[in-house]
RNA sequence: UCAGACGGCCGGAUGGCCGCCGUCGUGUCCGGUUCGCCGGCCACGGGGGAGGAAAGUCCGGGCUCCACGGAAACACGGUGCCGGGUAACGCCCGGCGAGGGUGACCUUAGGGAAAGUGCCACAGAAAGCAAACCGCCGGCGCCGGCCAUCCACGGAUGCGCCUUCCGCCGGUAAGGGUGAAAGGGUGCGGUAAGAGCGCACCGCGUCCCCGGAGACGGGGACGGCAGGGCAAACCCCACCGGGAGCAAGACCGAGUAGGGGCGGCCGGCCGACCGCCGGGUCCAUCGCGGCCCGGCGCCGGCCAGGCGGGUUUCCGCGCCGCCGCCCGGGUAGGUCGCGCGAGGCGCCCGGCAACGGGCGUCCCAGAUGAAUGGCCAUCGCCCCGGCUGCCGCCGGGGGACAGAACCCGGCUUACAGGCCGUCUGACCCA
Numbered sequence: 001u002c003a004g005a006c007g008g009c010c011g012g013a014u015g016g017c018c019g020c021c022g023u024c025g026u027g028u029c030c031g032g033u034u035c036g037c038c039g040g041c042c043a044c045g046g047g048g049g050a051g052g053a054a055a056g057u058c059c060g061g062g063c064u065c066c067a068c069g070g071a072a073a074c075a076c077g078g079u080g081c082c083g084g085g086u087a088a089c090g091c092c093c094g095g096c097g098a099g100g101g102u103g104a105c106c107u108u109a110g111g112g113a114a115a116g117u118g119c120c121a122c123a124g125a126a127a128g129c130a131a132a133c134c135g136c137c138g139g140c141g142c143c144g145g146c147c148a149u150c151c152a153c154g155g156a157u158g159c160g161c162c163u164u165c166c167g168c169c170g171g172u173a174a175g176g177g178u179g180a181a182a183g184g185g186u187g188c189g190g191u192a193a194g195a196g197c198g199c200a201c202c203g204c205g206u207c208c209c210c211g212g213a214g215a216c217g218g219g220g221a222c223g224g225c226a227g228g229g230c231a232a233a234c235c236c237c238a239c240c241g242g243g244a245g246c247a248a249g250a251c252c253g254a255g256u257a258g259g260g261g262c263g264g265c266c267g268g269c270c271g272a273c274c275g276c277c278g279g280g281u282c283c284a285u286c287g288c289g290g291c292c293c294g295g296c297g298c299c300g301g302c303c304a305g306g307c308g309g310g311u312u313u314c315c316g317c318g319c320c321g322c323c324g325c326c327c328g329g330g331u332a333g334g335u336c337g338c339g340c341g342a343g344g345c346g347c348c349c350g351g352c353a354a355c356g357g358g359c360g361u362c363c364c365a366g367a368u369g370a371a372u373g374g375c376c377a378u379c380g381c382c383c384c385g386g387c388u389g390c391c392g393c394c395g396g397g398g399g400a401c402a403g404a405a406c407c408c409g410g411c412u413u414a415c416a417g418g419c420c421g422u423c424u425g426a427c428c429c430a
Stems, first nucleotide, its partner, number of pairs: 001426010012379007020049002023046005029040004051401001055412002058410005063245004076241005081095005096110001097108004111236002116234002118230003133176002135172007144162003147158004184202006203225001204223008249336004259327007267303005274297009283287001305320004343362008381398007
């Protein structure tokens, strides 16, 4: 100088003017008052007012209500190497194993496959229990050649040898071929050809020893190698887990909405029981007695009436007493929950770190159709153009992702531009 790896941080600054939302103080006015004050409106003044993600709502908690006697089991869901941190976590830190990178470093859903079930597409002979397509090898047969013997010279015989192709039987799992995966790998020996068949090394399994808190690492002995893989398939094992969520929940509480009670008033007809009132009648009972009649009330039905579609008529449908007072429940609305908290900042101590402890200091948004904004000036950053040999000057433009809504710890995702630190590789110079 170039190319990278990791970690941390910022997310414009200052001033002026005009506004917006809480909060505190003072004052005028109004209302209430137990005379202490309380509430409301307005004005003035002080101080405060978005984020690193406020986002997605994916995990974990606080808080609230509901359910529930405790514990265990079952079902369902989640988590899954080891140790630590934490209120807790699926988060974080430090390690281990495996994989990747020359390296700094990165990735990792990483328990159990000999409990059982299931799956292994295509290709391939064969996909889980062994199997054999090509090939290699052996034997037999066929065809042929050579040799030996016999011969009547045409041939015949041979458990003699060799043999391309072909057929049958058998051996093999080295090689080829298929596949993500084919019953350890490489080499030497061995063999008819081969093969853990034998041996060495590597891998694997069992046991033992050593190191480590542990995951795990190192070493030795023995075993010739065993029922391949998949559990982000069911499953098994271990551990964890009640449900719903601030529209939680608590309080106050209107209406010409609706419910109930009391009083008064209001059509007709019919029916049953009961109550009240009046009349008649009866009596060994003279009683708020029995029976009969009438009226009113209550209840039910029918009719009439009223209301309902933009209007009228007819038919059908639906709903229906009126007024006054009182009572309780809910809705609208209001108040609380709701900002002192696993809180921020600084210093010291312990720890490799996550984090923990101590001391000091600060109070820092709280809306509910939802405030946190707009304009201007100066400076700073980036881009473009012009002048200029450079420094620099002038003009124009840009500034992301996004916005609290009960709160907190994480994760994930989005983001213009920029800053700092540590480290790695290559090249050059001294």
Molecule: Bacterial RNase P class A
Organism: Kiloniellales bacterium